[in-house]
Context: one part of a larger RNA
RNA sequence: GAACGAACGCUGGCGGCAUGCCUAACACAUGCAAGUCGAACGAGACCUUCGGGUCUAGUGGCGGACGGGUGAGUAACGCGUGGGAACCUGCACUUCAGCGGGGGAUAACGACGGGAAACUGUCGCUAAUACCGCAUACGCCCUACGGGGGAAAGAUUUAUCGCUGAAGGAUGGGCCCGCGUCGGAUUAGCUAGUUGGUGAGGUAACGGCUCACCAAGGCGACGAUCCGUAGCUGGUCUAAGAGGAUGAUCAGCCACACUGGGACUGAGACACGGCCCAGACUCCUACGGGAGGCAGCAGUGGGGAAUAUUGGACAACGGGGGAAACCCUGAUCCAGCAAUGCCGCGUGAGUGAUGAAGGCCUUAGGGUUGUAAAGCUCUUUCGGUGGUGACGAUGAUGACGGUAACCACAGAAGAAGCCCCGGCUAACUCCGUGCCAGCAGCCGCGGUAAGACGGAGGGGGCUAGCGUUGUUC
Numbered sequence: 001g002a003a004c005g006a007a008c009g010c011u012g013g014c015g016g017c018a019u020g021c022c023u024a025a026c027a028c029a030u031g032c033a034a035g036u037c038g039a040a041c042g043a044g045a046c047c048u049u050c051g052g053g054u055c056u057a058g059u060g061g062c063g064g065a066c067g068g069g070u071g072a073g074u075a076a077c078g079c080g081u082g083g084g085a086a087c088c089u090g091c092a093c094u095u096c097a098g099c100g101g102g103g104g105a106u107a108a109c110g111a112c113g114g115g116a117a118a119c120u121g122u123c124g125c126u127a128a129u130a131c132c133g134c135a136u137a138c139g140c141c142c143u144a145c146g147g148g149g150g151a152a153a154g155a156u157u158u159a160u161c162g163c164u165g166a167a168g169g170a171u172g173g174g175c176c177c178g179c180g181u182c183g184g185a186u187u188a189g190c191u192a193g194u195u196g197g198u199g200a201g202g203u204a205a206c207g208g209c210u211c212a213c214c215a216a217g218g219c220g221a222c223g224a225u226c227c228g229u230a231g232c233u234g235g236u237c238u239a240a241g242a243g244g245a246u247g248a249u250c251a252g253c254c255a256c257a258c259u260g261g262g263a264c265u266g267a268g269a270c271a272c273g274g275c276c277c278a279g280a281c282u283c284c285u286a287c288g289g290g291a292g293g294c295a296g297c298a299g300u301g302g303g304g305a306a307u308a309u310u311g312g313a314c315a316a317c318g319g320g321g322g323a324a325a326c327c328c329u330g331a332u333c334c335a336g337c338a339a340u341g342c343c344g345c346g347u348g349a350g351u352g353a354u355g356a357a358g359g360c361c362u363u364a365g366g367g368u369u370g371u372a373a374a375g376c377u378c379u380u381u382c383g384g385u386g387g388u389g390a391c392g393a394u395g396a397u398g399a400c401g402g403u404a405a406c407c408a409c410a411g412a413a414g415a416a417g418c419c420c421c422g423g424c425u426a427a428c429u430c431c432g433u434g435c436c437a438g439c440a441g442c443c444g445c446g447g448u449a450a451g452a453c454g455g456a457g458g459g460g461g462c463u464a465g466c467g468u469u470g471u472u473c
Stems, first nucleotide, its partner, number of pairs: 001473004006469005013345006019338002021303001026301003030298003035062003040059002043056005069256003078181007087173002093168007100134001102132002109124006140149003154161003182228003189219003194216008231253004235246004258279005281292004309335001311334003318329004348378004358369004382414001384409005392400001417462005422443003428457005438445002
C1' cells in the first nucleotide's frame, strides 16, 4: 500500500447492488418447512333440481433418496485431473410384442374388551391398479443343448391415461487405476485377512468383500507406522510475476443429521423433519408406561468483540402429486433490520471589501480567520407534499407495489463529520502544566518559555464516513 463475512470509538442525509453466528456439530418454547391422487378401491358424512356433486379417516399408487442446512468427522481414491471394465438406473424418449382365465385374504366398518395416555386385543363382514396360482412367451433367463423357468390392471366424460415382457440410447449413480493433495524423525520400523494363490459364498458388479485350505508374503528413509492439524475444488486476497495466504457468499464433489450401532422398504437410503436397539438429556404419567431431536425458515436462552424478521407471496422460476381444475412448496421471488462492503448523489450556485463584527496572534502599526459571513441575484438534485402510474404476464393471473418512473408545487429550505499537525509524514502559534498530569507505531517527548502532554486559534488529510484493533499478502 492492498484486502476483510470483521469488531470497537466518534459521527451519520439519500439511493442501487451485494453481504450478514467466523464463537457452543451448545440446549431449544412456539408456528411453518412434503405432500398429493376420489379418473385405483370399499365405506361413512353432508348437499341434491334425484341427473349427480362435495368432504374425507382407511386400503392402494407416486413422491418423502430431490430441494434446504452444517463442516463435526475425514490426510482418504475423500477431492482434483486423466484413464479403465466387471455393473445398476424409477419417471421421461425410441422400437418390438402382449394385457386371457381364476382364487384366497385384509384394513376401513360392526360387536365385545384392555389402557391414565401413547396405543392395542378377540370375533365377524367387504373392495381394489393390494396379494397369489393357472394359461400364453418373438425376443429374455438357466442349460448337460434333450429341455426347463418366468408377465400383466384396470380407470374414465370413449378419447385417452395406464399395466407387462424385451431391446436401445439418454440421464443419474456404484466400482478400479496413474498422477497431484498440510506439519512433525524429539514418531523407524509397521502388518495375521496381514500379502498372494485355489475353491466356495456374497454383491447390481470386480475384488480378502467374507469363509475354508495352501504358500510366506506385503509396506517402509522416494518417509511406512504413529502424533497433530484440516472437508476438497472451481475460485478468493495479495503480488510486476514467480510465489505466499485462504476455501464466507455463488457453483461442483464429499461427509454428517442428539451420540453409537443396525437393518427394513425401495429403481435409488443404511434414509435431517422413516423404523429398531443402546446411551445421555428434556417432557408427560393414574408409576404400570409413554413422547421428543431446528447442522430447514423465523425465533429463544447460552457462549461471544460480533452477525437480522417468530414478515408477504406462490405473481415469476423450479420441484412433488394429479387426466385436468388444482393442491403443496420458509426451494425460490420479495419485503423488513444493519454505513457490513462496493458504487452513485447531495448537504447549494453566482456575486459580494468598508476586507464588518467576534475570535486568535501581535513588535500594538497591524496580521489572520476571509469572499468566509451578512447582503443581492438565482437554482431545486436528494428529501417533502399532491397527481398519473408501469415492465416483469405471449390469452388470464403481480407478493413486490400505488414501488420504480413521469408531471406539478413550496422553499436554501431538512442533510458534516472524523483523524492528524516533533522526525518518518502533508500540516504552527499562544495559554495551561512542570519527569506531574499525560503521549507514544518506531525514534522518543514532559524536571518553568513543551511546534511531541491538555485547551484554544490556525492549518493538513480523508469524507457519510473517519480513526483504532485483529488477520493475510
Predicted 3D model of a 473-nucleotide part of an RNA (small-subunit ribosomal RNA, 5' domain) from a metagenome. The full RNA is in RNAcentral, with records from SILVA. Rfam family: Bacterial small subunit ribosomal RNA. Gene Ontology terms of the family: structural constituent of ribosome and ribosome.